[in-house]
RNA sequence: GCUUGAGUAGCUCAGUUGGGAGAGCGUUAGACUGAAGAUCUAAAGGCCAUGUGUUCAAUCCACAUCUCGAGCA
Numbered sequence: 001g002c003u004u005g006a007g008u009a010g011c012u013c014a015g016u017u018g019g020g021a022g023a024g025c026g027u028u029a030g031a032c033u034g035a036a037g038a039u040c041u042a043a044a045g046g047c048c049a050u051g052u053g054u055u056c057a058a059u060c061c062a063c064a065u066c067u068c069g070a071g072c073a
Base pairs, nucleotide, nucleotide: 001072002071003070004069005068006067007066010025011024012023013022019056027043028042029041030040031039049065050064051063052062053061
């Protein structure tokens, strides 16, 4: 340099023919307990990597850029 995959909650990851943003773990509170742990319930936490475009509407489509990984040279 070329090709290709990934970027979504603190972490690991889903997600969809374009219209509701989610799970597990973790954190906090409550229940339970003599106290913890385990268990149960609830809550907080996200500008969906950045920008532009298409569209009535973009996490999702197109293009460019950034970061990380793999392959080829």
The RNA shown here (transfer RNA) has 73 nucleotides and comes from Circinella umbellata.
It matches the Rfam family "tRNA".
Taxonomically the source falls in Circinella (Eukaryota, Opisthokonta, Mucoromycotina, Lichtheimiaceae).
RNAcentral holds the sequence, with entries from ENA and Rfam.